This is a predicted structure of a 174-nucleotide RNA (glmS glucosamine-6-phosphate activated ribozyme aptamer) from a Thermoleophilia bacterium. The model forms 88% of the base pairs in the Rfam consensus. It was read from a public genome assembly, where an Rfam model found it. The organism belongs to Thermoleophilia, within Bacteria.
C1' cells in the first nucleotide's frame, strides 16, 4: 500500500468521461532577423503568430427540496450564478403513469374523488441553523485549474396557525 470483515457517517444538480473547450510540452508549416554566392535569383541559419498532428493534465450542475410497495417511463420541482459549455454523452434518481396496499370523504359493499402515514383542496401569514456556487482572501500547481477560510443575496417545497371550498353516485345501516 492492497484485499476482506465490521461499525459509524454521508449520498443524489448524484457519479462517470472516448465528443467540444482549455493548459503544458513536442513536432510540422511559417514571419520578421542574420549569414552567403551573386546579374537575376538562390541557398543556409532563425524560428512570432494561426493552424493541424502527437502526449500528458484541466473542466465537464451553484446549492434549497423532494421515496409505502411494484412495474414502466425520461430534459423528474425550485430558485441563484452565468448570458461562454450548468453544452454534449453514459449510468442513476425521491418526479410521471399503471397496478397493489394505506389515509380522508359519517359506517358497509361497488364505483369515483384526492392524496402517502405530517396521507381532501385553495388563499393568506409565520417557521424550516447559516442557501451553495459566482465574489474576497489564503493555500497548492509552470499553468488550465484544485483546495481551505469567510461574506452577502433566493424560490420552490414542506410544516404551525388561521380562513374559505369541497365533504361525491346507487343500496343498505347508524
Nucleotide at each position: 500500500a492492497g484485499a476482506g470483515c465490521a461499525g459509524c457517517c454521508u449520498g443524489a444538480g448524484c457519479g462517470c468521461c472516448u465528443g467540444g473547450c482549455c493548459c503544458g510540452c513536442g513536432c510540422g508549416c511559417g514571419a520578421a532577423g542574420c549569414c552567403c554566392c551573386g546579374a537575376a535569383g538562390g541557398g543556409g541559419c532563425g524560428g512570432c503568430a494561426c493552424c493541424g498532428c502527437g502526449c500528458g493534465g484541466g473542466u465537464g450542475a451553484c446549492g434549497a427540496g423532494g421515496u409505502g410497495g411494484a412495474g414502466g417511463u425520461u430534459c423528474a420541482u425550485c430558485g441563484a450564478a452565468a448570458g461562454a459549455c450548468u453544452c454534449g454523452g453514459c449510468g442513476g434518481a425521491u418526479g410521471c403513469c399503471u397496478c397493489c396496499c394505506g389515509g380522508c370523504c359519517c359506517g358497509g359493499c361497488a364505483c369515483g374523488g384526492u392524496c402517502g402515514a405530517u396521507a381532501u383542496c385553495g388563499a393568506g401569514u409565520c417557521g424550516u441553523c447559516a442557501a451553495a456556487a459566482c465574489c474576497c482572501g489564503c493555500c497548492g500547481g509552470c499553468g488550465a485549474c484544485g483546495g481551505c477560510g469567510g461574506a452577502a443575496c433566493a424560490a420552490a417545497g414542506c410544516g404551525g396557525c388561521c380562513c374559505g371550498a369541497a365533504c361525491g353516485u346507487g343500496c343498505c345501516g347508524u